[in-house]
């Protein structure tokens, strides 16, 4: 240099075109407890970037950025 795969909450992930993007864990607050732990309730937190297709894009297409692998 060429090719393939991947990029979603702090972390692990679900969602194959129809929506308010779901869950676990972690964090914070509250309840419980003499205190702590456990348990329960609640909250905040996300689609790598830019275009395009579409009535509608996490999803499809192109380019860029980043990660891993293969190849000379």
């Nucleotide at each position: 240099g060429g090719c393939u795969u991947c990029g979603u909450a702090g972390u692990u992930u679900a969602a194959u075109g129809g929506a308010u993007a779901g869950a676990a864990u972690a964090u914070a607050a509250g309840a419980u407890u003499c205190c702590g732990g456990u348990u329960c309730u609640u909250a905040a937190g996300g689609u790598a970037u830019a275009g395009g297709u579409u009535c509608g894009a996490u999803u499809c297409c192109u380019a860029u950025c980043g990660a891993a692998g293969c190849u000379a």
Source information
The RNA shown here (transfer RNA) has 72 nucleotides and comes from Candidatus Krakonobacterium acarorum. The source organism's lineage runs through Bacteria, Pseudomonadati, Bacteroidota, Sphingobacteriales and Candidatus Krakonobacterium. The coordinates come from a structure-prediction model, not an experiment, and the mean pLDDT is 82. Rfam family: tRNA. Gene Ontology term of the family: triplet codon-amino acid adaptor activity. RNAcentral holds the sequence, with entries from ENA.